[in-house]
Context: one part of a larger RNA
Molecule: small-subunit ribosomal RNA, 5' domain
Organism: uncultured bacterium
Order: sequence, then C1' cells, then structure tokens
RNA sequence: GAAUGAACGUUGGCGGCGUGGAUUAGGCAUGCAAGUCGAGCGCGAACCUCGCAAGAGGUAAGAGCGGCGAAAGGGAGAGUAACGCGUAGGUAUCUACCCAUGGGUCUGGGAUAGCGGCGGGAAACUGCCGGUAAUACCAGAUAACGUCUCCGGACCAAAGGUGUGAUUCCACCUGUGGAGGAGCCUACGGCCUAUUAGCUAGUUGGCAGGGUAACGGCCUACCAAGGCUUGGAUGGGUACGGGGUGUGAGAGCAUGCCCCCGCUCACUGGGACUGAGACACUGCCCAGACACCUACGGGUGGCUGCAGUCGAGAAUCUUCGGCAAUGGGCGCAAGCCUGACCGAGCGACGCCGCGUGCGGGAUGAAGGCCUUCGGGUUGUAAACCGCUGUCGUAGGGAAUGAAACGUAGGUGAGUUAUCUCAUCUAUUUGACUGAACCUAGGAGGAAGGGCCGGCUAAUCUCGUGCCAGCAGCCGCGGUAAUACGAGAGGCCCAAACGUUAUUC
Repeated sequence: GAAUGAACGUUGGCGGCGUGGAUUAGGCAUGCAAGUCGAGCGCGAACCUCGCAAGAGGUAAGAGCGGCGAAAGGGAGAGUAACGCGUAGGUAUCUACCCAUGGGUCUGGGAUAGCGGCGGGAAACUGCCGGUAAUACCAGAUAACGUCUCCGGACCAAAGGUGUGAUUCCACCUGUGGAGGAGCCUACGGCCUAUUAGCUAGUUGGCAGGGUAACGGCCUACCAAGGCUUGGAUGGGUACGGGGUGUGAGAGCAUGCCCCCGCUCACUGGGACUGAGACACUGCCCAGACACCUACGGGUGGCUGCAGUCGAGAAUCUUCGGCAAUGGGCGCAAGCCUGACCGAGCGACGCCGCGUGCGGGAUGAAGGCCUUCGGGUUGUAAACCGCUGUCGUAGGGAAUGAAACGUAGGUGAGUUAUCUCAUCUAUUUGACUGAACCUAGGAGGAAGGGCCGGCUAAUCUCGUGCCAGCAGCCGCGGUAAUACGAGAGGCCCAAACGUUAUUC
C1' cells in the first nucleotide's frame, strides 16, 4: 500500500447493488417450512330440490383404502488425512418419472380399512364382533428378441379411468435402446510432527461357499505366510475438498465467507424396514442424556429449515408480504401446496453514485489569533445582491415494466379422435413490491474525523515543568516543549474518519 463475513471510538443526508451468528454441532416457547389426486375406491356430516311422510336426487366438508411425491429443494461443517475431494481413465452394475421403438392388457377369487355394534384407558392410543370397495392383494391363462440352462428344456406380467362413443386420449404389463442420475475400481495430486520407528491375524494371498444391483476378505470355513515401512509405515496434532478468493510484476504465499460442484452430518450411539432410490433433517425401532405432560399405571419431543428466544461472546437482522415471476411436487385440467424462490424490513458491514448549493461581492467589516504595534492572518470567507432546485418534504400521478403461458371458442393438417401440431381472431385472469413524470415552496433539512518532531503532507502562542501526559519506530516532558493539554491557523480524507485484529 492492498484486503476483510470484521469489531471498537467519534460522527452521520439520500439512493443502487451486495452482504450479515465466524464464538456454544449449546438449550429452545410459538407459528409456518410436503403435499396432492374424486378422471383409482367405498363411505359421507351439513345444506338445497321433490315428497304429507318414508324416502329419492343434487352439491359437498371430512376421515379412510389406494397412487405418486415425501431420498428433491432448504440448513450446517461436527466428523473425516480418506479413493473423501480434484484431474484423467475404467466397468463387474442399477436406474422411478422422461424420450424412441417392439409386443401385450384374457379368466377368476378371497380379504381389509373406513363404517355399524360392544368395550378398555387420565391421555397417547387401543381390543372384540359384523359387514364393504378398488388402478389394493392373490390364483390361473398367455410367454419372447426376457431370465436360467446340463442346450433337452424350464420359468416370469398386466388395471383400469374419462366419455354418448376409445386400436386412437390418460393410465397398466413386458422387452430393447437413449438421456440424465447413481454404485464400484485404478493412476496421479494436495497439511504439520521422528521429542511417534516399527505396524498388521481377516492381517496378505489362494480355494470353496455365502452375500450384493455389482467386482472384491465384503463375510464364513480351510490352506499358505504373507502385506506395509526412513521415497516416513504406524501413532499424535490439525483440517471438509475443489472451482475460486486476497495479495503480488510474477514465481509464490495465505485463504476456502457469499455463489457453484462434490462429500459428510441431522439431540448422542446403534439398527434395519419401505422403496427405483435412504440405512432416511421435520419416517420407524432400541439404548442414553436432556426437557415436558400425567389420574403415577404411562406417554410426548428433537429449529445444523424460515422467523424468533435464552445463553456464551468484541460481534452478526423481521416471530414481515406473496406464490405475480422462476423452479419443484401432485393432478387430464382447473387448481392446490411450496419460509425453495421473488420481494420488502433492520445494520455506513462493503462497493459505487449523488447531495450538503451556484455566480457576484473589499471599506479586505466585526470578532478571534499573532505582532517587530507599522501591520499580518482567518478571508470572497461572512454580511449583502442575483440565481438554481439534484436529494429530501408535501400533493398529484398514464399506473410503465414484471407477463404470456394456460383455459374457452373458431381455421388448417395429421387415418375416423374426447387427441397432437401450426396459425389467426376475440375474451378472461394476472400479485407482493418498486414507481417514471408533473406541481408547490424555499438555501431552506444535510460535515465530520484524524493528524501537524522525523519517517510523513501540515506551525504559532499560551499552560505545564521527568509532573500531568504522549508514543507505530526513533523517542518527547527536569521553566523559552513546532512531540503533553488548550486556542488559533494549517494538512489529509470525506458520509465517513481513525484504532485494533488478521493476510499478502
């Protein structure tokens, strides 16, 4: 000098864009953060219509069965020195939804929740009996370009819905290929420590088997005695890694906040279930610590999601608005959900921009300070005259951009179609928030901080008297202090200026 997720002191007008729990991966009140589908299924409160009533029909809240999603998105960096990450390769593998393409979708059956009845319990919840549906479940048929194979053969599937009407739309089953994703393997790369020198029995290899989507001591039995290491094994310490970032002419050094990619974690430890995918942040089970409820028998919970709270700390924000956009889940769709996201709020925390006026104005006014008492300086600075209206304030304001998808109707093409594509016209919906522009008024509302011995730009007077104090280094202060304190003046930067900490 440059830099920072900064903090502290003094000061503080506006805006844009960023950014903000670095410490206790400490504990958490409250609300919200993952649902959706009635065009899979059986019920169905309330309401409406008809009816004298019984009842029938319509609309429809709600729970339940079922499907898909919940493994994404969001957070954090505790652990990890490791194929965890990065670069370059490899394959013994899997892949829901999506795309392309081949084939298929036949015949039956038994349950069960919801529901009704009877209970138990303080609650959480739960038992028995009866009975019901399906795209839930099961059996049979069909069976290859699929799987297995001793090559003879054997084995394996499915579901319907909408609609007046389905080969055609939406779904379903089974192959093949793709895309994207994931698993596993290999070479190389990247911290400190020898005041850690030896480490290792599933250890190293083989054979057989098991297991896995898959190779493999991954696991088991048996056999052999191997494997690693001063080119640093093993141990200890520290640490998520990278793209990047800071600095520097570069080499390098330091660093990994925001954003992106990968990994890991989800109160602590362990475990599996479901599933295409998890050993699963807001799923399950067990144990533990902690906290809460309790009728003392027993239960409940997990903010390292968004806000917010306590604690610790030098220190880090609103218990805000909206799904209008982008994206995601579900749905034929309308749509619903979305603390992702988009916005607003707070903080000079950072960067950038703008303003705090402009022109004239000498009798160089007054006052202050200095003085050799002549004057000098503050200083065109002020007053005074003329002007402007940025920002702010008040009022008005096309309401611009965000925003064309989608839905409904018409035209043409595609094999008849409820479908697809293209195009035109018309209509409808379209948010939170920001807000151009115009008018009014008046210099009015908007300047400070540090420094002035040398380094280092900027000095005089007074006070003090090795005192009080200053200080980054050298060093100042003991009676003439440009170094302490004050005043005047000056210098530097400026909505900031300094200090501290850290990096180069």